Notes:
Model confidence (mean pLDDT): 81 of 100. Small-subunit ribosomal RNA, 5' domain from an uncultured bacterium, 510 nucleotides, folded computationally.
Context: one part of a larger RNA
RNA sequence: GGACGAACGCUGGCGGCGUGCCUAACACAUGCAAGUCGAACGAGAACUUGAUUUUUAGUGGCGGACGGGUGAGUAACGCGUGGGUACCUACCCAUAAACCCGGGACAACCCUUGGAAACGAGGGCUAAUACCGGAUAAUUUGGCAUCAAAAAAGGUGGCCUUGAAAAUGCUACCGAUUAUGGAUGGACCCGCGUCUGAUUAGCUAGUUGGUGGGGUAAAGGCCUACCAAGGCGACGAUCAGUAGCCGGCCUGAGAGGGUGAACGGCCACACUGGGACUGAGACACGGCCCAGACUCCUACGGGAGGCAGCAGUGGGGAAUCUUCCGCAAUGGACGAAAGUCUGACGGAGCAACGCCGCGUUAUGAUGAAGGUCUUCGGAUUGUAAAGUACUGUCUUUGGGGAAGAAGACUGAUUUGAAAAUAUUGAGUCAGUAUGACGGUACCCAAGGAGGAAGCCCCGGCUAACUACGUGCCAGCAGCCGCGGUAAUACGUAGGGGGCAAGCGUUGUCC
Numbered sequence: 001g002g003a004c005g006a007a008c009g010c011u012g013g014c015g016g017c018g019u020g021c022c023u024a025a026c027a028c029a030u031g032c033a034a035g036u037c038g039a040a041c042g043a044g045a046a047c048u049u050g051a052u053u054u055u056u057a058g059u060g061g062c063g064g065a066c067g068g069g070u071g072a073g074u075a076a077c078g079c080g081u082g083g084g085u086a087c088c089u090a091c092c093c094a095u096a097a098a099c100c101c102g103g104g105a106c107a108a109c110c111c112u113u114g115g116a117a118a119c120g121a122g123g124g125c126u127a128a129u130a131c132c133g134g135a136u137a138a139u140u141u142g143g144c145a146u147c148a149a150a151a152a153a154g155g156u157g158g159c160c161u162u163g164a165a166a167a168u169g170c171u172a173c174c175g176a177u178u179a180u181g182g183a184u185g186g187a188c189c190c191g192c193g194u195c196u197g198a199u200u201a202g203c204u205a206g207u208u209g210g211u212g213g214g215g216u217a218a219a220g221g222c223c224u225a226c227c228a229a230g231g232c233g234a235c236g237a238u239c240a241g242u243a244g245c246c247g248g249c250c251u252g253a254g255a256g257g258g259u260g261a262a263c264g265g266c267c268a269c270a271c272u273g274g275g276a277c278u279g280a281g282a283c284a285c286g287g288c289c290c291a292g293a294c295u296c297c298u299a300c301g302g303g304a305g306g307c308a309g310c311a312g313u314g315g316g317g318a319a320u321c322u323u324c325c326g327c328a329a330u331g332g333a334c335g336a337a338a339g340u341c342u343g344a345c346g347g348a349g350c351a352a353c354g355c356c357g358c359g360u361u362a363u364g365a366u367g368a369a370g371g372u373c374u375u376c377g378g379a380u381u382g383u384a385a386a387g388u389a390c391u392g393u394c395u396u397u398g399g400g401g402a403a404g405a406a407g408a409c410u411g412a413u414u415u416g417a418a419a420a421u422a423u424u425g426a427g428u429c430a431g432u433a434u435g436a437c438g439g440u441a442c443c444c445a446a447g448g449a450g451g452a453a454g455c456c457c458c459g460g461c462u463a464a465c466u467a468c469g470u471g472c473c474a475g476c477a478g479c480c481g482c483g484g485u486a487a488u489a490c491g492u493a494g495g496g497g498g499c500a501a502g503c504g505u506u507g508u509c510c
């Protein structure tokens, strides 16, 4: 000199864009943060009434493995980089095949009943895209081969038939099954790199390797039985301490040094420890079970909870924000869609915490008054003020007023599927409503210099000097050092210098 997630002191006009618990991974009141589908299913209720509409506790499907938070642990294939394969991959895309025939239950509901509650127990009824059996097998799996084993589910709209409805058939869309390939996401292995300590020198029995077996999506001491006695280490094993890693960020001419806030990638964790279940995927932050600590409820028998999600509270601390608005946009989950949900996100609020931008007017000599100094002549404050004048940035008041809106829905039309004027995919045109921010940004008008400057320093380093007070006192100080009666170094005043909505101090890094 530069930098900061800063803090402290004094001061403080506006705007834009960012940033904001670095400490106790301390404890948490309250609200919200993951639901959705009635076009899978039965049933209840409401409105009504001759056919539907709305809503939902339950069964069922998909999603709660994403998104969001934190950095405790971890010195490790954790991360970075470059390779590899013995593997898996829901939803999505392409291709091929197939979608046949049956069955028995269990919730909801009803009845009885236990409990303070949380929550149960028994009996009876019922549906499905829930569950099960059989058939078939392009294909897959096992096997050298003959062969053996293994699937599925329907729903909605429309047309035909019919006196009407249902059924059958046909058709479009959605869904379900098997297999192959792709895409995406993951799993595992290896080379190299990755802090300090030798006042840590030896470490290791599933340890190192082999064989058989098991296990996994998969290679493997991953596990197990037996056999052998290996394996690592001064090129630093083991032990101890510290630490999430990287892209980056800061500094520096560079080499390097420091660092890992915000943003992005990976990893780990979710009160502490352990465990599995479900599932394509978890050993699962707002799932389950067990143990523990803590808190709460209780009828004392027993139960409930987990903010390192967003706000917020207490505590700790030098120190870090609103219990706000909205799903309008972007993205996500579900749904055929309308849509619902979304503290992700978009915004607003608070804080000079940072960066950037703007403003705090111009002119004006009688060099007024006052202040300070003085050699008493004057000098200086100083164009500073007064006075005069213009302008209107920002501020104040009034008026107008956005972009961010694309899609979506409805209708018409072109074209594809279809037997089709049903239906539906793609395109074009028209119409309809959709904005949290926000009456915000921006624009116009009016008024009046009116509302807007401080902080640090002045001995040398280092830009800037005098007077008074004090008298080794009070005090200053980054270093050298000042102060013991004329202190440019302490305190005050005048003057001056520097930076400026900031200025200084402290801390840390280069």
Base pairs, nucleotide, nucleotide: 001510002509003508004507006506007505008504009503010502013358014357015356016355017354018353019351020350021316026314027313028312030311031310032309035062036061037060040059041058043056044055045054046053069269070268071267078194079193080192081191082190083189084188085187087186088185092182093181094180095179096178097177100134101133102132103131109124110123111122112121113120114119139150140149141148142147154174155173156172157171158170159169195241196240197239202232203231204230207229208228209227210226211225212224213223214222244266245265246264247263248259249258250257251256271292272291273290274289275288294305295304296303297302322348324347325346326345330344331342332341333340334339361389362388363387370381371380372379373378394451396446397445398444399443400442404437408432409431410430411429412428413427414426415425416424417423454499455498456497457496458495459480460479461478465494466493467492468491469490475482476481